[in-house]
């Protein structure tokens, strides 16, 4: 040059004018000016995880549901992150994993095919032994292949009960060794999954699915800022029925305990106003130390939106990458989607020249 990988950053700026909105100050006639700062994201989006935070439960203890699923670590925690192992794919750089058991048990695999799990005999070998034919006085010899035997050949299939060679056989088979392969122990390596040019031992395997019920580990109280606190205001301290301490109720279901003493259902009436929650946080930024990293500790800085039927719009000039995805509603640590065009960095490969 060119093809790719991984990781990050930006995502529309500056100026002027008028509009909207928090804060702070001042001024005044108390809701009005006036000056001075700030005002949506990298995902703010999906509501999927996991908390901070509020209230209820003597807040306990079990079942029954749920999540997660290799090791080690990080964090407030998590189904998330680092980092290592295994198994995959890729020439590579790097990429995926719903990765605990299948010898506790049920169950599930379409068609071909003998035969799809502790199975089988269509092609085919073989027919020693028993039965048939010929020859033969017999002994015994041939032949054919019927009973039987065989699963090493070949077919079917994604896949058929390990692989290669010898040797044995009637023909063959782990039936016997040898070497590989597996499954057990042992030693080494490493916190551990794991690995191993290590030793030893069995002829040896109980196929494949658990993103199938299941079993095994190891978590898990519920509701949820429309939570909750406070103030003012109004109505009708309503009627009627059941139930009742052997009942009832107590923030998912069921039982225990434990705490209260009342509960439920229909009809009908008022009120739904303000005012906090609400922004200084597991916060952000920069330096240094530990760490292979996530991260963590130290010191220093900074103060970065809080609407309340939802506050950022208009206009004109300029620059440019000619502008994609898209608007906070208590806050926050993740994931996963969407994303026009533009920058950085580091590695892999291919081709050519020097």
């Nucleotide at each position: 040059g060119g093809a790719g990988u991984u990781g990050g950053c930006c995502g529309g700026a500056c100026a002027g004018u008028c509009g909207c909105u928090g804060u702070g100050c001042c001024g005044c006639g108390u809701g009005c000016g006036g000056c001075a700062g700030g005002g949506a994201g990298g995902a703010a989006a999906g509501u999927c995880c996991g908390g901070g935070c509020u209230c209820c439960g003597c807040a306990g203890g079990g079942c029954a549901g749920a999540g997660u699923g290799c090791c080690a670590g990080g964090u407030a925690a998590c189904g998330c992150c680092u980092g290592g192992g295994a198994g995959g794919c890729g020439c590579g750089a790097g990429c995926c994993u719903a990765c605990g058991g299948a010898a506790a048990g049920u169950g599930c695999a379409g068609c071909a095919g003998a035969g799809a799990g502790c199975a089988g005999a269509c092609c085919g070998c073989c027919g020693a032994u028993g039965g048939c034919c010929c020859c033969g006085c017999a002994a015994g010899g041939g032949g054919a292949u019927c009973a039987g035997g065989u699963a090493a050949g070949g077919g079917u299939g994604a896949a058929a009960g390990g692989g290669u060679g010898c040797g044995g056989u009637a023909a063959g088979a782990g039936c016997g060794c040898a070497c590989c392969g597996c499954g057990c122990g042992a030693c080494u390596g490493g916190c551990a999954a794991c690995a191993g040019u290590u030793c030893g031992u069995g002829g040896c395997a109980c196929g494949g699915c658990a993103a199938a019920c299941c079993c095994c580990a190891c978590u898990c109280g519920g509701a949820g800022c429309a939570a909750g606190a406070c103030c003012a205001a109004a109505u009708a301290g309503g009627a009627a029925c059941c139930c009742a301490u052997u009942g009832g109720c107590g923030u998912g279901g069921c039982c225990c305990g434990c705490g209260c003493u009342g509960g439920g259902u229909u009809c009908g009436g008022g009120u739904a106003g303000g005012u906090u929650g609400c922004u200084a946080g597991a916060g952000g930024c920069u330096g240094u130390c530990a760490g292979u990293g996530a991260u963590g500790g130290c010191a220093g800085u900074c103060g970065u939106a809080g609407a309340g039927g939802a506050a950022u719009g208009a206009c004109u000039g300029u620059c440019c990458u000619c502008g994609a995805c898209a608007g906070a509603a208590c806050c926050c640590g993740g994931c996963u989607u969407a994303c026009a065009g533009g920058c950085c960095a580091a590695c892999u490969c291919c081709a050519u020249u020097u």

Predicted 3D model of a 354-nucleotide RNA (Bacterial RNase P class A) from Halopseudomonas yangmingensis. Lineage of the source: Bacteria > Pseudomonadota > Pseudomonadales > Pseudomonadaceae > Halopseudomonas. It matches the Rfam family "Bacterial RNase P class A". By type it is a ribozyme. The sequence is in RNAcentral, with records from ENA and Rfam.